[in-house]
RNA sequence: GCCGAUGUGGCGAAAUGGCAGACGCAGUUGACUCAAAAUCAACCGAUGAAAGUCAUGGGGGUUCAAGUCCCUCCAUCGGCACCA
Numbered sequence: 001g002c003c004g005a006u007g008u009g010g011c012g013a014a015a016u017g018g019c020a021g022a023c024g025c026a027g028u029u030g031a032c033u034c035a036a037a038a039u040c041a042a043c044c045g046a047u048g049a050a051a052g053u054c055a056u057g058g059g060g061g062u063u064c065a066a067g068u069c070c071c072u073c074c075a076u077c078g079g080c081a082c083c084a
Stems, first nucleotide, its partner, number of pairs: 001080007010025003018064001027043005045054003057073005
């Protein structure tokens, strides 16, 4: 340099054009307990007092609507090529 795969919360992940983060782990608070474990309940991306706004590696495009389709760039991994 060429080809391919992958990129989403703290972690594993789901959604294949139609409410992003289902479900699980971890975590927080509470109940129970002498205390803890287990169990149960609520919460658990960011920001915000709330309403809301933003968020799928970055940028742009198509579309009423994009994590998903198109272009481009970046990162990681794999293959190939080059390399006295």

Record summary:
Predicted 3D model of an 84-nucleotide RNA (transfer RNA) from a Verrucomicrobiales bacterium. Taxonomically the source falls in Verrucomicrobiales (Bacteria, Pseudomonadati, Verrucomicrobiota, Verrucomicrobiia). The coordinates come from a structure-prediction model, not an experiment, and the mean pLDDT is 80.